Large-subunit ribosomal RNA, domain VI from a Synergistaceae bacterium, 265 nucleotides, folded computationally. Rfam family: Bacterial large subunit ribosomal RNA. NCBI's taxonomy places the organism under Bacteria, Thermotogati, Synergistota, Synergistia, Synergistaceae.

Context: one part of a larger RNA
RNA sequence: CGUAAGGUAUUUGAGGAGAGCUGUUCUUAGUACGAGAGGACCGGAAUGGACGAACCGCUGGUGAACCGGUUGUGGCGCCAGCCGCAAAAGCCGGGUAGCUAUGUUCGGAAAGGAUAACCGCUGAAAGCAUCUAAGUGGGAAGCCUCCUUCAAGACGAGAUACCUGAUUCCGAAAGGAAGUAAGAUGUCCGGAAGACGACCGGAUAGAUAGGCCGGGGGUGUAAGCGUAGAGAUGCGUUGAGCUGACCGGUACUAAUACAUCGAGC
Numbered sequence: 001c002g003u004a005a006g007g008u009a010u011u012u013g014a015g016g017a018g019a020g021c022u023g024u025u026c027u028u029a030g031u032a033c034g035a036g037a038g039g040a041c042c043g044g045a046a047u048g049g050a051c052g053a054a055c056c057g058c059u060g061g062u063g064a065a066c067c068g069g070u071u072g073u074g075g076c077g078c079c080a081g082c083c084g085c086a087a088a089a090g091c092c093g094g095g096u097a098g099c100u101a102u103g104u105u106c107g108g109a110a111a112g113g114a115u116a117a118c119c120g121c122u123g124a125a126a127g128c129a130u131c132u133a134a135g136u137g138g139g140a141a142g143c144c145u146c147c148u149u150c151a152a153g154a155c156g157a158g159a160u161a162c163c164u165g166a167u168u169c170c171g172a173a174a175g176g177a178a179g180u181a182a183g184a185u186g187u188c189c190g191g192a193a194g195a196c197g198a199c200c201g202g203a204u205a206g207a208u209a210g211g212c213c214g215g216g217g218g219u220g221u222a223a224g225c226g227u228a229g230a231g232a233u234g235c236g237u238u239g240a241g242c243u244g245a246c247c248g249g250u251a252c253u254a255a256u257a258c259a260u261c262g263a264g265c
Base pairs, nucleotide, nucleotide: 001153005164006163007162008161009160010159011158015150016149017148018147021049022048023047024046025045026044027043033038051107052106053105054104055103059101060100061099062098066094067093068092069091070090071086072085073084074083075082076081111145112144113143118138119137120136121135167178168177169176170175183261184260185259186258187203188202189201190200191199208254209253210252211250212249213248214247215246217243218242219241224237225236226235227234228233
């Protein structure tokens, strides 16, 4: 911009994309078959490999500043307690959320239709024969459906429900312009959305983010004081103190105020 008024929501599916793999074991059955050795079709069940998708309850990884330990050195006057630096974590032990695989769950199926090679039925030309000439049946991981997904710019621009309505100015009309409606956008607070746009939530009649409070999870018994010890250190107060992302609550802080666009057929 179009989809012949302007919108919001829910959709149909022309068409496109994806998927499509397979082993072993048990059973049927040591049956059919075979002198024996051996050893099935058909049907039923179980369990794997590779591949793929989703997810983070489990097992782990990461987790750049969440907790703790610790060496050297400098500083806060000293002790104690802390902080800086030791590549842009000093080193080390753990680790929430998130993201993850090696973790977990699931998938290929089943089914229908038309067929290929091939196997048939009926059957003449050609008194026989013949699956074929008329007619008709079966038959594949393949084809079309079925399954997952995108999808009306599918210009063949679809459908359904609901919302807004006929204002003002110029013009003979066509048309143009203005302010609006439903609605949308800007702006702002944000997001398991994201390169940016986009998408989703919220904007005081508000829990959107931060703070605060409570909880969870993590770390592992803070500081101070007391006590035991010559001391290092131990013990008690104490599962203490601290705590990023997690779950809830709470208007304390910030989303104020407002602007623009947007139908008249």